The RNA shown here (SAM riboswitch aptamer (S box leader)) has 110 nucleotides and comes from Neobacillus terrae. It matches the Rfam family "SAM riboswitch aptamer (S box leader)". Rfam links the family to the GO term regulation of gene expression. Of the family's consensus pairs, 97% are formed in the model. Lineage of the source: Bacteria > Bacillota > Bacilli > Bacillaceae > Neobacillus. It was read from a public genome assembly, where an Rfam model found it.
RNA sequence: CUCUUAUCAAGAGAGGUGGAGGGAUGUGCCCUAUGAAGCCCGGCAACCGUCAAUAUUUUUAUAUUGAAAUGGUGCCAAUUCACACAAAGCAUUGCUUUGGGAGAUGGGAG
Numbered sequence: 001c002u003c004u005u006a007u008c009a010a011g012a013g014a015g016g017u018g019g020a021g022g023g024a025u026g027u028g029c030c031c032u033a034u035g036a037a038g039c040c041c042g043g044c045a046a047c048c049g050u051c052a053a054u055a056u057u058u059u060u061a062u063a064u065u066g067a068a069a070u071g072g073u074g075c076c077a078a079u080u081c082a083c084a085c086a087a088a089g090c091a092u093u094g095c096u097u098u099g100g101g102a103g104a105u106g107g108g109a110g
Base pairs, nucleotide, nucleotide: 001110002109003108004107005106006105007104008103013041015040016039017038021031022030023029025084026083027082028081042076043075044074047072048071050067051066052065053064054063055062056061080102085099086098087097088096089095090094
């Protein structure tokens, strides 16, 4: 980087450093010097892995539930901030719902 799969309505500091930007892209709308990004500390969370119980299973193992954040990631404004394509309904050019696309993160494969 490509393919595949699961999740994305919850949660998380009025600390230090740093200095102007940030919210993926476009539009909009926001956050920001009452201080952005980044880094450190702090915190949140059980996706993988670990442990325990139960059920199934020929073994391997699988499923469910629970525990732990000194294992591997991830995350800490706003629903993935909203919309970006299609369909349906209402209605009348906008709104609602559903699906898709895009994106993010984890697992698996190349």